[in-house]
RNA sequence: GGCAGCAUAGCUCAGCUGGCUAGAGCGCAAGAUUCAUACUCUUGAGGUCACUGGUUCAAUCCCAGUUGCUGCUA
Numbered sequence: 001g002g003c004a005g006c007a008u009a010g011c012u013c014a015g016c017u018g019g020c021u022a023g024a025g026c027g028c029a030a031g032a033u034u035c036a037u038a039c040u041c042u043u044g045a046g047g048u049c050a051c052u053g054g055u056u057c058a059a060u061c062c063c064a065g066u067u068g069c070u071g072c073u074a
Stems, first nucleotide, its partner, number of pairs: 001073007010026004019057001028044005050066005
């Protein structure tokens, strides 16, 4: 240089060929339990779905570009 893939919560990830309020585990906070801690249970907070533009009645999802990361190839 060429080609391909990935970017979603603090971390690891799901989200089927576009549609109802964007989810799980771990972590965090509060409560229950305990003499207390841990374990366990319940509840809650936490998201510009990398960024910009386009298509559409409607976009995390489709299209183009940008940025970052990874892999293959020379």

Overview:
A computed fold for a 74-nucleotide RNA from an uncultured Clostridia bacterium, annotated as transfer RNA. Its Rfam family is "tRNA". From the family's description: Transfer RNA (tRNA) molecules are approximately 80 nucleotides in length.